[in-house]
RNA sequence: UCGAUUGCUCCGGGGAGCCCACGGACGUGGGCUGAGAGGCUGGCCAGUAUCCCGUCGGCGACCCGUAUACCCGAUCGCGGUCAUGCGCGCGUGGGGAGGAUGAAAGAUCGUGUC
Numbered sequence: 001u002c003g004a005u006u007g008c009u010c011c012g013g014g015g016a017g018c019c020c021a022c023g024g025a026c027g028u029g030g031g032c033u034g035a036g037a038g039g040c041u042g043g044c045c046a047g048u049a050u051c052c053c054g055u056c057g058g059c060g061a062c063c064c065g066u067a068u069a070c071c072c073g074a075u076c077g078c079g080g081u082c083a084u085g086c087g088c089g090c091g092u093g094g095g096g097a098g099g100a101u102g103a104a105a106g107a108u109c110g111u112g113u114c
Base pairs, nucleotide, nucleotide: 001107002106005103006102007101009099010098011065012064013063014062017032018031019030020029021028022027039059040058041057042056043055044054070095071094072093076089077088078087079086
């Protein structure tokens, strides 16, 4: 001097699927994968009013920040499952959010001594 890896801090990015039972529906209970399968809240839809779904935003949990977060290709291919991005492939693919500071195996260079 470089430095795999990593701490802290500020900031930022992101996803939330599938199935079964009961039930008119809302919903309730259970199961699968996973870090996480939507916990709280506001607006819109919205009407006389409330709620659910959907959608937009805020907070929270979780994951991720140069690439194995995540998105696209994709109504993709093969296998498997009651079913599903469930597994693998695609994939050295295309896109994708980082600054400050500290530690550090190790590497390299220089110098002194024997």